RNA sequence: GCCCGAGUGGCGCAACGGUAGCGCAAGCGAUUUGUAAUCGCUAGGUUGGGGGUUCGAUUCCCUUCUCGGGCU
Repeated sequence: GCCCGAGUGGCGCAACGGUAGCGCAAGCGAUUUGUAAUCGCUAGGUUGGGGGUUCGAUUCCCUUCUCGGGCU
């Protein structure tokens, strides 16, 4: 330099055009003499950045940044 993949709550991942969810972690409550475990509830996301297409974009297109892999 070229090609491919990934980037989404604190962490690990889903959702591949139609309200962004799940698990763990966190907070509160229930239970317990108490702790753990268990159960319930709550909060937490400008979906890496910018632009475009569309009535509507996490999803499609362009560009850019970061990380990983391959080729030379």

A computed fold for a 72-nucleotide RNA from Croceibacterium sp., annotated as transfer RNA.
Its mean pLDDT, the model's own confidence on a scale to 100, is 83.
RNAcentral records the identical sequence in 2 taxa.